[in-house]
RNA sequence: GGGGGAUUAGCUCAGUUGGUUAGAGCGUUUGCUUGACAUGCAAAAGGUCGGUGGUUCGAGUCCACUAUCUCCCA
Numbered sequence: 001g002g003g004g005g006a007u008u009a010g011c012u013c014a015g016u017u018g019g020u021u022a023g024a025g026c027g028u029u030u031g032c033u034u035g036a037c038a039u040g041c042a043a044a045a046g047g048u049c050g051g052u053g054g055u056u057c058g059a060g061u062c063c064a065c066u067a068u069c070u071c072c073c074a
Base pairs, nucleotide, nucleotide: 001073002072003071004070005069006068007067010026011025012024013023019057028044029043030042031041032040050066051065052064053063054062
């Protein structure tokens, strides 16, 4: 230098051929339960979906550029 993959909650990851509320598990907080802890149960908080721009009535999803990580080729 060329090509492929990944980037979504604090962490690990889903997200269907673009369709109207952005989710799960773990973690965190609060409450219940206990003499107290653990377990269990209930609830809540937490996201501009890496960034910028474009297409579209509508973008996590499609397109361009760009950043970081990773693999292959040279």
A computed fold for a 74-nucleotide RNA from a Kiritimatiellia bacterium, annotated as transfer RNA. Its Rfam family is "tRNA". Rfam classes the family as a transfer RNA. About the family: Transfer RNA (tRNA) molecules are approximately 80 nucleotides in length. Taxonomically the source falls in Kiritimatiellia (Bacteria, Pseudomonadati, Kiritimatiellota). Its mean pLDDT, the model's own confidence on a scale to 100, is 81.